[in-house]
């Protein structure tokens, strides 16, 4: 780098840390009433694992690998549509970008 699923649920009054952080840019946030990171805790359940169906891919248990614990992937950008209140307006569909998983 490709493929290929998924992204409006769901997770702390805890220790340590001690100024950042929410990928990038534009906004808008959160943060000393303590960010980041590490430990403990927790949340879901893709993979694997086991039972059960089925013959076309479900259910159910499990919690060994991941992965996650503000705000829809915090929103926006690009292309159609639609709305009235005509805007530095709102809503929709897909798109593009990004996580994360399994595969190559």
């Nucleotide at each position: 780098u490709c493929u290929u699923a998924u992204c409006c649920a769901g997770a702390g009054u805890g220790g340590u840390g001690g100024a950042g952080g929410g990928g990038a840019c534009g906004g808008c946030c959160c943060g000393a009433g303590g960010a980041a990171g590490c430990c403990c805790g927790g949340c879901a359940a893709c993979c694997a694992g086991c039972g059960c169906g089925u013959c076309u891919u479900g259910c159910g248990c499990c919690a060994g690998g991941u992965g996650c614990c503000a705000a829809u992937u915090c929103c926006g950008g690009c292309a159609g549509c639609g709305g009235c209140a005509u805007g530095a307006c709102c809503g929709c569909u897909g798109g593009g970008a990004g996580a994360u998983g399994a595969g190559a």
Annotation
This is a predicted structure of a 104-nucleotide RNA (SAM riboswitch aptamer (S box leader)) from a soil metagenome. The sequence is in RNAcentral, with records from MGnify. Its mean pLDDT, the model's own confidence on a scale to 100, is 85.